[in-house]
Notes
Predicted 3D model of a 261-nucleotide part of an RNA (large-subunit ribosomal RNA, domain VI) from a bioreactor sludge metagenome. Rfam family: Bacterial large subunit ribosomal RNA.
Context: one part of a larger RNA
RNA sequence: CGUAGGAUAUUUGAGGGGAUGUUUCCUUAGUACGAGAGGAUUGGGAAGCACGUUCCAAUGGUGUACCUGUUGUGUCGCUAGAUGCAUCGCAGGGUAGCUAAGAACGGAAAGGAUAAACGCUGAAAGCAUAUAAGCGUGAAGCCCACCCCAAGACUAGAUAUCCAUUCCGAAAGGAUGAAGGCUCCUUGAAGACUACAAGGUCGAUAGGCUGGAUGUGUAAAGUCAGAAACGACAAAGCUUACCAGUACUAAUUGCCGAACG
Repeated sequence: CGUAGGAUAUUUGAGGGGAUGUUUCCUUAGUACGAGAGGAUUGGGAAGCACGUUCCAAUGGUGUACCUGUUGUGUCGCUAGAUGCAUCGCAGGGUAGCUAAGAACGGAAAGGAUAAACGCUGAAAGCAUAUAAGCGUGAAGCCCACCCCAAGACUAGAUAUCCAUUCCGAAAGGAUGAAGGCUCCUUGAAGACUACAAGGUCGAUAGGCUGGAUGUGUAAAGUCAGAAACGACAAAGCUUACCAGUACUAAUUGCCGAACG
């Protein structure tokens, strides 16, 4: 820009893409078959392997914004307590998120037309012949079926709902500016940017605060006890990304958009 008014939702599916794997075991059955050795078709069931999709409750990994211990050295006048630097100094743990080695699921079944192959009826050619007319069976392959995209599918589809003024003027024209949307702002399990999604005071969108969860592992100061190390008050103190509550802070404004032919 188009889809002959402007919008918001929900859709149909022309067409396109993805996927399509395979092994072993049990049973039918040591049956059919075979002198024996050996050893099925078929049907039923169960475990895998590789690949793929999704996920993080559990098991683990990571977790340089959480907690603790500790070495050297510097600083805060000193002690105590902190803090800087040394690969995050080193070490032990670890929330959210992300993640695999972890978890769940998938390939199925059914249908249609066929290949090789196998048939029915059947002449040419009184027979025979699956073929010449006609009609069947038949594959991991083909078309469907399964999953995803999809109306710029210009044959541009369908359904539902919303909006469809008023004022000034003789006229020209001007003002008004619907539904809805954009910009801007607060953000996100969304993201390179864009887009998408949540929200913008008629508000829990983010931060803060409060409470909880979680992690760490029992803070500082003081008192008590002890000769001291250390112990008790103390499951303490601190606590990121988690879950809630709460307007304290920040979500200001501006613009586009029909009434036409």